[in-house]
This record gives sequence, structure tokens and C1' cells, in this order.
RNA sequence: UACUCCCGCGCGGGAGAGACCAUAUCGGCGCCGAAGGGGCAAAUCCUCCCCGGAACCUCUCAGGCAAAAGGACCGCGCGGGCAGG
Repeated sequence: UACUCCCGCGCGGGAGAGACCAUAUCGGCGCCGAAGGGGCAAAUCCUCCCCGGAACCUCUCAGGCAAAAGGACCGCGCGGGCAGG
């Protein structure tokens, strides 16, 4: 010193599902999955066994089902970190 990778911040975009019912704020029924969390296959080594083994797949614990907020992910900008040269 730039690229890649990782983390964080800011801006923009960002889905789904009842603004249901009610005994009324502690409830009920029905749903959604893209914060978080849980679960798992193959590839993976000469062979076998064990361990490991992802997700926008799955479970719906949490969260959500008008608006607001949040929101995986994508783009741009900034800061920091690591290896290599």
C1' cells in the first nucleotide's frame, strides 16, 4: 500500500401473515418467517468407524400478522482487524 475476507457504523431498497374474536389489557382462535435461537444430509481422507458438517431447508422457542418500529439479504460510503506482497 491496494484487493479479498471478517467485524462495526451511516444512508437507500427490503417480504410474509387477522388494524380477528373476546370473558377487556393475564385471554382465545387462526396464521407468518427474512432479527435471534434449535435441528439435519451429501461432499469431505486409501478403506472403515467416530467427530465435525450450511442454508433465504426445517422447527416456530423467541419474534411478527394496519401504521410505526424491527427485518435476513442487496447496493453505496466510512472506520477497524488479519494473512500475503